[in-house]
RNA sequence: AUAUACACGAAGAGUUUGAUCCUGGCUCAGGACGAACGCUGGCGGCGUGCUUAACACAUGCAAGUCGAACGCGAAAGGGGGCUUGCCCCCGAGUAAAGUGGCGCACGGGUGAGUAUCACGUGGGUAACCAACCCCUAGGUGGGGGAUAACGGCCCGAAAGGGACGCUAAUCCCGCAUAAGACCACGAUAGCACAGGCUAUUGGGGCCAAAGGAGAAAUUCGCCUAGGGACGGGCCCGCGUCCCAUCAGCUAGUUGGUAGGGUAACGGCCUACCAAGGCAGUGACGGGUAGCUGGUCUGAGAGGAUGAUCAGCCACACUGGGACUGGAACACGGCCCAGACUCCUACGGGAGGCAGCAGUGAGGAAUUUUGGACAAUGGGCGAAAGCCUGAUCCAGCAACGCCGCGUGAGUGAUGAAGGCCCUCGGGUUGUAAAGCUCUUUCAGGGGGAACGAGGAAGGACGGUACCCCCACAAGAAGCACCGGCUAACUCCGUGCCAGCAGCCGCGGUAAUACGGAGGGUGCGAGCGUUGUCCGGAAUCACUGGGCGUAAAGCAGGUGCAGGCGGCCUGUUGUGUCGGGUGUGAAAUCCCGUGGCUCAACCACGGAACUGCGCCCGAAACUGAUGGGCUUGAGUGCGAGAGGGGAUGGUGGAAUUCUCGGUGUAGAGGUGAAAUUCGUAGAUAUCGAGAGGAAUACCGGUGGCGAAGGCGACCAUCUGGCUCGUUUCUGACGCUCAGACCUGAAAGCGUGGGUAGCAAACAGAAUUAGAUACUCUGGUAGUCCACGCAGUAAACGAUGGAUACUAGGUGUUGGGGGUGUCGAUUCCCUCAGUGCCGAAGUUAACGCAUUAAGUAUCCCGCCUGGGAAGUACGGCCGCAAGGCUAAAACUCAAAGGAAUUGACGGGGGCCCGCACAAGCGGUGGAGUAUGUGGUUUAAUUCGACGCAACGCGAAGAACCUUACCCAGACUUGACAUGUAGAGAACCUGGUGGAAACACUGGGGUGCCUAGUUUACUAGGAGCUCUAACACAGGUGCUGCAUGGCUGUCGUCAGCUCGUGUCGUGAGAUGUUGGGUUAAGUCCCGCAACGAGCGCAACCCUUGCCGAUAGUUGCCAUCAUUAAGUUGGGCACUCUAUAGGGACUGCCGGUGUUAAACCGGAGGAAGGUGGGGAUGACGUCAAGUCCUCAUGGCCCUUAUGUCUGGGGCUACACACGUACUACAAUGGCUGGUACAAAGGGCUGCAAGCCGGCGACGGUUAGCCAAUCCCAAAAAGCCAGCCCCAGUUCAGAUUGGAGUCUGCAACUCGACUCCAUGAAGGCGGAAUCGCUAGUAAUCGCUAAUCAGCAGGUAGCGGUGAAUACGUUCCCGGGCCUUGUACACACCGCCCGUCAAACCAUGGGAGUUGCUUGCUCCUGAAGUCACUGGGCUAACCCGCAAGGGAGGCAGGUGCCUACGGAGUGGGUAGCGACUGGGGUUAAGUCGUAACAAGGUAGCCGUAGGGGAACCUGCGGCUGGAUCACCUCCUUU
Repeated sequence: AUAUACACGAAGAGUUUGAUCCUGGCUCAGGACGAACGCUGGCGGCGUGCUUAACACAUGCAAGUCGAACGCGAAAGGGGGCUUGCCCCCGAGUAAAGUGGCGCACGGGUGAGUAUCACGUGGGUAACCAACCCCUAGGUGGGGGAUAACGGCCCGAAAGGGACGCUAAUCCCGCAUAAGACCACGAUAGCACAGGCUAUUGGGGCCAAAGGAGAAAUUCGCCUAGGGACGGGCCCGCGUCCCAUCAGCUAGUUGGUAGGGUAACGGCCUACCAAGGCAGUGACGGGUAGCUGGUCUGAGAGGAUGAUCAGCCACACUGGGACUGGAACACGGCCCAGACUCCUACGGGAGGCAGCAGUGAGGAAUUUUGGACAAUGGGCGAAAGCCUGAUCCAGCAACGCCGCGUGAGUGAUGAAGGCCCUCGGGUUGUAAAGCUCUUUCAGGGGGAACGAGGAAGGACGGUACCCCCACAAGAAGCACCGGCUAACUCCGUGCCAGCAGCCGCGGUAAUACGGAGGGUGCGAGCGUUGUCCGGAAUCACUGGGCGUAAAGCAGGUGCAGGCGGCCUGUUGUGUCGGGUGUGAAAUCCCGUGGCUCAACCACGGAACUGCGCCCGAAACUGAUGGGCUUGAGUGCGAGAGGGGAUGGUGGAAUUCUCGGUGUAGAGGUGAAAUUCGUAGAUAUCGAGAGGAAUACCGGUGGCGAAGGCGACCAUCUGGCUCGUUUCUGACGCUCAGACCUGAAAGCGUGGGUAGCAAACAGAAUUAGAUACUCUGGUAGUCCACGCAGUAAACGAUGGAUACUAGGUGUUGGGGGUGUCGAUUCCCUCAGUGCCGAAGUUAACGCAUUAAGUAUCCCGCCUGGGAAGUACGGCCGCAAGGCUAAAACUCAAAGGAAUUGACGGGGGCCCGCACAAGCGGUGGAGUAUGUGGUUUAAUUCGACGCAACGCGAAGAACCUUACCCAGACUUGACAUGUAGAGAACCUGGUGGAAACACUGGGGUGCCUAGUUUACUAGGAGCUCUAACACAGGUGCUGCAUGGCUGUCGUCAGCUCGUGUCGUGAGAUGUUGGGUUAAGUCCCGCAACGAGCGCAACCCUUGCCGAUAGUUGCCAUCAUUAAGUUGGGCACUCUAUAGGGACUGCCGGUGUUAAACCGGAGGAAGGUGGGGAUGACGUCAAGUCCUCAUGGCCCUUAUGUCUGGGGCUACACACGUACUACAAUGGCUGGUACAAAGGGCUGCAAGCCGGCGACGGUUAGCCAAUCCCAAAAAGCCAGCCCCAGUUCAGAUUGGAGUCUGCAACUCGACUCCAUGAAGGCGGAAUCGCUAGUAAUCGCUAAUCAGCAGGUAGCGGUGAAUACGUUCCCGGGCCUUGUACACACCGCCCGUCAAACCAUGGGAGUUGCUUGCUCCUGAAGUCACUGGGCUAACCCGCAAGGGAGGCAGGUGCCUACGGAGUGGGUAGCGACUGGGGUUAAGUCGUAACAAGGUAGCCGUAGGGGAACCUGCGGCUGGAUCACCUCCUUU
C1' cells in the first nucleotide's frame, strides 16, 4: 500500500425579509445530577443522603489493653465462731486505682488553607530513617539507686496541690564482656567517575542487655550486628486555572568559605566574602481552587467536573510553641495567647462533635440520640479475652438505578351518562355491565436457611426462600395538545384576566388565556427550576474567517522569534520500528459466572492512547563538517523620472498705491439688500509694491514605502530599470516589542499676510434660519524651529515566493527583421490600465497587478447597543491620542442580490392635464343636500377625488325605521297539535284610534253511510288553548354572499413548456419602428397560449329590395280639411340585406408594419354615439334592497293605534334655479319638432270663471283619438339705461285642485307688495362639433306635490401654436436605510417614569507592605552564688563530675503606634447610558432627501446639526475625455 473479516460511527429545527441567498446571534429537541420545588404515590432489591455556617454545641458513646513486667489491694454477699461486736474462711489476690510496657501518629471526619515538588507521572538518594514483622549471626555477667500507689498530716468551694514517711519492677544508673557497629589514621582489590562507594585488612578509641511463665522440655521477651519486607523523609525532569487594565521582582536575596543544626542534602540557620539570581517560554502581584484515579458529556478531539468508592495532601475553636516518641510539632495529649461557652464559696477553675447519633442556627435542601461485635479489619495480650459509632446490619427519605403489580379472556343493543353535531349522526367504546378464569404483590397460617472450612458463636432474623388459604379483591397519576413537537373541538373571557423556551397568542367567532369532552406522551411517577456537556464548525488541533457581512496595523526599517535553495559526509535532537519496566485497585469495555431476571456483585481478559530504559533505522527535520550557484548582494556599461533638500531666477493673474482718461453708477442675486461710488467708483491706460500659487504641456502618463510630489536654473542626495554576467557564496523571507516617517486641522515661539477664509458682524430667505445665498472679515492658510500622530491614512484587498488561457492599450529599456532613412512588424525585461478563460465567490465581482492553486511569517475578528466609552496605565503644553472593559438592554443588527413602491432622478408617450377659446361656480335671492347647533324626536346610512338635488323615480296621514301617549302577547305574518265554529254579513256602548265589551242574521263545497232528518271524515276560512316557534330597518359591511363605486375603456395582467440563476426571480412582456391599443411588423433563448384591446351587438348617417294601415299624396277626381275615391312613385314606418377593407394611386419607411397626400364615395382610416370594465387596489360602499354566520331582545329592541318629528335655525359648505338686463323686457300676430304617455286613464269641442279651474261630454285600449300650446325664431309695436315696464324674493288678501285631513307641512291662480342683486376676492369647474352655449317638450315616481332626475328635439359657435410647466396615467432606466410601501422611514435636545452604571467631600470594613514599640509560652545559648539519690575521691565531714530550679540573651505569636498600597460597601450632589402604544421642539439622514453624503480636525449653535481645511465615493444627473467591445 492492497485485500478480506470484524467492531465503532457524526441527523437537525424555529427566528432578521414582501420574498431570496449569505453572515450572525438568540432559542429548542438529547444526555446527566449528592439535587430542590409542585401534584401524585402499591411492593421489593441495590445504592445514595448538610453541595449552605471550617457556625455554635446539651447528652451518650467513638482507645484501650496487658496480673505471663511490678508493688498494693477492697466491698456487697455467703458461711463459721462466739465474748454481740468483733474475729476467721469464702468472695479474691477479684473490683478499683497506681508503677511499667505496647497502643494512642492507625482507623474515622472535613476541604478552611494551599497555584505549591501540594498533586500526577517518571526517575534519583553514592544525602537518609525505619517501632512492631521475617531471616541470619552472636549475646543476655555482676551490682547500685529512686519513686507512685499506700499511710497519716496540711491547703482548697472545686479542679487539684503540698511537704513528710514506706516500697517493687521488663523503672533509672555505673561496671564487666565486644564478634560486630561507630570514630580518626593507614594498606589492598573492585565499582563508580563531582565529591565517592563496597569488600578485605592493621593497630587505636568508644558502645550492650531484663526479665516473665512453666515441674520441666520449652516458650515469650531483652541486647548487638547484618539482610529483607512494610512504611516514610528529601531531591530532580515533565504536566497542572484566570488577569499584562499586575512588567519589572529580589538583601538570606544568588553564590562561595567556615561553623551550627537535622535521620538526611541544602541559606535550613549564623558569621564573613563576592554581586549576583529571576523575568515576555510571563518573574513579581492579584483573583480563584485541595490534587488524582475517575465522573458527566461528546463520533472523536475536546469541554465541564473532582459527591459516594480508592490513592496522596492539608487541617482539627483561632494563632504560636515545643514535649514524648521509631514516627507528631499530635482531632477525642501538653503549654501560652485570643475569642466564645459553662461552673464558682469570686479566690479560681473547666471545655473544644470538620468521630457516630443528636440539638440549635443558616438554607430551596440532606436521616435514628437504633442493633451487634456474628462476619471483615484494627489495638493490647502467651492465651482466654477485652476494646472497637472502623465495620456489619436495621430505621427514615420515590433522592437515584433496576424489577414487579394495579388483573386476564370473552362481551354490541355499539346500554346509560358526558361531549360534539351539518340533527343524519359521531365519539368516549370492548371501554363498562354481564359471563368465564387467575392470585404475582400486599394479607392470614405453617416451615425455614447460607453467611461459621474446624469446638462454640448469627446483630441481620423467625429475614430471604418454600408450602397452604381467601378475595378481582387493597393498589394511577402527571404533563402536554399554535409552529418547532406526538396530540382538536365546544363553552367562557374580550389587549381584560392571563399564557409564553423562541417565534409569539388575547382588542366578540382564541385548536395559544380559563374550564370541559376528546386526544398524545411518560408512568409510581410526571412536570418545573437550577447546573454541566452536546447540538455550537458559535475560539475552528481535528475544524472557521478578514474587498463590500465583525476583521489587514497609516507606512516603513529591523533585534528576538518563526520559516528557509542545491550536492555531500558525520551525528542521531525530533521522527519511525522492536523489546522491556512502569502505568495501584476500583471504574469503562469484552467474556464467563452468582443473586428467579435486572440493577448489583464476582472472576478472567482487554485497555489505560502516558513516562522511563535498551536495541535498531537514517529518508525527512535539527546539529555539525565540506562543496555549489539558480535565491540574495556586488562590479562594469547605459537609461527615465512633478523622488527629496538647499539656494537662486522668471512670466501670467488677484489686490493695493500713485498718475492719466472718463462719468454715474458699480457690485451682487432666484429676486434683492447690506457694500463701494460725485471726496469721482466700476471701466480703461501707464508705473510701482507685496504675497501666494505655478495656466497651456497634462495623459486611468511618471516618481516615491506610505503621506505625497508639477514654472525654470544650479548644487547636494535617495531609490528604481535595462544590458553584461565580474565577484561573494544562502549572506534569505517575515517580524511581537522597539525605532523612524506620517495629509489636513490643531498647539508653542518668532516672522509674514496678496488672495481665500472657521469664528464674528451685517443683508436676505424663512413660521423660525444660530444654515444654505450675498457683503465684509479675524485666527488660519505661507516661512523657520519645535510639538502633535490622527483621516473613507482606501485597492475599504499585509508581506514574500512559485505555479495557472489569452486579447488589447500605454510608460521606460534591450534585441531581431526590414529600410537609403524615418514609419512599420516580431520577441523580450520592468511598470501601469481595460476586457476576458479555467477557477473562485453569498452574490456583486476577482481573474499572471487574483479575491485562483499552494507554502512561510506577522496583524486582526467572534451578535447589535451600551462604547472605541468608563476606570487604570503610558504619551501630550493643551486639544487629545494609544491600550481598553462591565453592569444593563435587544432578538435581532448586518452583506449581496430580487420584485414592487417612491424620488423636489433621467428618457419616451398619452389624457379638456396645461395652453388657446366659450360658458360657468365662488358675490345676491330662493330651492335642495350636508355639517353644526337645537330638540321629547329632529330615524339611519354615505365623508378627498370616488359623501353632500347621494340611498329618496317624489316624508301632510301612510311611508317611518325616530319621539310622546294608549294598547296586545303564539302575536300583524309561516308551519305543526288539539278543540270549537261554515265562511261570511250587519248592529250597539266606551274610546283619539287601536281595541275592549256586547247583540243580530247565517249555515255552504267534496266523499262515505243513509238516501227524510242526520252522522262521520276531508279541503278552505275564522276563533280559542298550550307549546315548539314567529318577529326585530337591533349590533357586527373589520365574519360574509351578492351588487356597486374607483383607478380606468387606462393597456395592461398572466400561464404552459423551454432556457438562465444556489435562490427570490428573470426571459417571454425587453430592444428598433408603429398604433387609440402588449395594435401590428422586424429582431431576439425563447416557442406558444389565456384574460383584456379590436371585432361580433344596439342606435344613427347612404342605397336599393320587400310590405302599404292608422302613414304618405306626384298624377286623376273630390273636400273647409289626404276629407273621400284612387294610388304606393315619394316621405315615413319596419324587416332582412348592401356599403368602408388602408381595397386603389403616389410618396415616406427596412422590400415590413405603418404614416402622409390623393381619387372615388352618403360616409375614410375605430364614420358619430351606446352597451361592453382584464389581473387587481382601496378591510372603499351597502347586515336599512335581498341573502346570511355569530351575538342580542322575547308581556319587548316584536306588533297595533293617535299625535308629533324627519320640514327646527345664530351659522358654514356643496349642487342647482332665477337674475342683475336692450343680443333685453313687455304686448300682439305668426312658423317649424322629436321622443313619449293615456281606461281608477288621456280628454277634444261647448258653457262658466280675469285665472287656477269647474261643468258637460264626443273620440281613443292609440302611426287612427287625446295630452299638445312647442319655445327660442320671425313680423309689428312700446320701453330708452333707471334698481328701471330689469329682477322677482318676501309679505298681505282672495281663491282653485288633490286628498279622511293642506295648522305644523302641498302645488297652483288672481290682486297687492316689490328685498338683495348693476356680472361677483382668493380660488375653482365644464366643454374639441351637431359639441359648448341657448330654447322649449316628454316621461318615471305620483291622490296631490319637480327649480331634481332620465330622455327628446330646435337654434347653433369659438379655439387647439404646442407639450416647458400643474394634475393623472403607461413603458424603460437609475438611487433607496421604504415593503402598513413617501400620508414611508427616521435623528437629536427637552419634559416624565423606571433600571443599571461612572465621578464624588468623605465614611465604614477587609487585606497587605514598610518603620518602630511591647513581648506570653517555648526551643536554643549563656549563666547558675540557690538546690542536688546513683558515678569518682574521701573513714567521715566534705569535695568533684553531672544535673535541676532560677536568671540573662536571641528568635517570636497576640497586641500597640505611625505611614503607604490594594480591594469592597455606603455617600449629599453630579455625568452620561439604557428602556418605556399614542408628550414638546424642529427635520439632520435614507431619492440629487430638497445645501450629495461620509471620514479626520477646529470653531460655533436649543437640538438634530452648521461652517472652514484636507481626504474618500460607499454620490444622483447631464455633457465631455480616455479606455474597451463590434463593424
This is a predicted structure of a 1527-nucleotide RNA (small-subunit ribosomal RNA) from an Oligoflexales bacterium. It was read from a public genome assembly. Lineage of the source: Bacteria > Pseudomonadati > Bdellovibrionota > Oligoflexia > Oligoflexales. Its Rfam family is "Bacterial small subunit ribosomal RNA". Its family is annotated with structural constituent of ribosome and ribosome in the Gene Ontology.